[in-house]
Molecule: Bacterial RNase P class A
Organism: sheep gut metagenome
RNA sequence: GCAGGAUAAAUGAUCGCGGAUGCUAUGCAGACGAGGAAAGUCCGGGCUUCACAGGGCAGGAUGCCGGUUAACGGCCGGUGGAGGUGACUCCCAGGAUAGUGCAACAGAAAUAAACCGCGAAUGCAGGAACCGCUGUUUCUGCACGCAAGGGUGGAAAGGCAGUGUAAGAGACUACCGCCUGGCUGGUAACAGACAGGGCAUAUGUAAACCCCAUUCGAAGCAAGACCAACAGGAGACGUAAGGCGGCCCGUCUGUCUCCGGGUAGGUCGCUUGAGCCUGGUGGUAACAUCAGGUCUAGAUAGAUGAUCAUUCUCGACAGAACCCGGCUUACAGUCCUGC
Numbered sequence: 001g002c003a004g005g006a007u008a009a010a011u012g013a014u015c016g017c018g019g020a021u022g023c024u025a026u027g028c029a030g031a032c033g034a035g036g037a038a039a040g041u042c043c044g045g046g047c048u049u050c051a052c053a054g055g056g057c058a059g060g061a062u063g064c065c066g067g068u069u070a071a072c073g074g075c076c077g078g079u080g081g082a083g084g085u086g087a088c089u090c091c092c093a094g095g096a097u098a099g100u101g102c103a104a105c106a107g108a109a110a111u112a113a114a115c116c117g118c119g120a121a122u123g124c125a126g127g128a129a130c131c132g133c134u135g136u137u138u139c140u141g142c143a144c145g146c147a148a149g150g151g152u153g154g155a156a157a158g159g160c161a162g163u164g165u166a167a168g169a170g171a172c173u174a175c176c177g178c179c180u181g182g183c184u185g186g187u188a189a190c191a192g193a194c195a196g197g198g199c200a201u202a203u204g205u206a207a208a209c210c211c212c213a214u215u216c217g218a219a220g221c222a223a224g225a226c227c228a229a230c231a232g233g234a235g236a237c238g239u240a241a242g243g244c245g246g247c248c249c250g251u252c253u254g255u256c257u258c259c260g261g262g263u264a265g266g267u268c269g270c271u272u273g274a275g276c277c278u279g280g281u282g283g284u285a286a287c288a289u290c291a292g293g294u295c296u297a298g299a300u301a302g303a304u305g306a307u308c309a310u311u312c313u314c315g316a317c318a319g320a321a322c323c324c325g326g327c328u329u330a331c332a333g334u335c336c337u338g339c
Stems, first nucleotide, its partner, number of pairs: 001339007009311007017033002021029003035317001039328002042326005047220004059216005064078005079093001080091004094211002099209002101205003115150002117146003122143009158176002161173003177199001178197004183192003224268004232259006241253004275294008312315001
C1' cells in the first nucleotide's frame, strides 16, 4: 500500500427514573435497562385490516450466469468488460437488423463523401515539338478515376502489412478483429481450437421513448382486537315515597330508552425471536444443520440520568417506540488478522 474485522474510556460509591420479579407489601429487596449505526425510511419479509372467480390494459420494479434465503433490487461464487506494476477495486452488464427521436461545435461531407490531395489509363478542348501527315510525343485545363495520405470530429463505411494498380481500393493474400456453422470443455454465463464468409453485417445513444423477459393487490402498530364511561341533551313512565306551607294539576329527585359515543379512557398487540452466544458437521463462500448454554429495554408525553472519588491515551457519530433481513449515510482514537 490492498482487503477484512474488533472496540466505542474504565472502576467504585450515593441519590434518582422505567417496567417486571420476590417478599413479612401505601413499602422494601436484589437483579435488569439504547446502537453499530437505535439515523435515512431506500429495498425485502413477518404481522394486521381491507380487497380478491378468471383474464387483460395501464403503471412500477428488476435485467450476464449459478447459488443462497422467509424474501429481496441484498449477499456469495463465477463469466465478460474497465482500471491498477501489484495485492486488489469498479460495472445502471437484455435488445440499436421492430419502430421513433437526438447527435452541439468543428468539418467539404454525419449516415453521408471529395476541401486539400493522388493519378494521367480513357474522352474532349487548346498550345508546343517531331513528322512517316489527320499520326506520335509532351504541356495545360476540363470531364473522369481514387480514397492511400492531410485536415475536422467522440465517430469519416474493420485494423495492419504486403501484392496489385495510372493512382487506388478486401480487388487479392497473411495475421488480428467481426459474422456464420457445427465440435470440445463448462450446470450455465462463457471459453478454446477448427472450418467457412471478404465483411451492405453501414456510427453512437435504450442513464431518450420504446421492445422483450421476469415480477408486483392496497394501506400500515396512529395497523388492528377486546372492554367501555362521566358530564350534558331529548323522549317515555309516573303505580310507591319525598320536596314545592293543606288538596288537585304540574314539576324536581326517580326508573327506562336514545343521542353524546363504540367517543374519552383502559387492556392487549409489545417483545421468546427467520433471537443471541459457544462448539461440531457440510459447503470455496453466502448459507444450512446439529448439540449445549442463555433471556438481554418495552415506555405512551414517553425511563435509561446526576453527583463524588480514582486512573488513562481525556473519549467520535449519535437516543429504542411493532419486529426482523439488507442497503445507504455519520463516526475521534486505539487494536487485531490476512495479502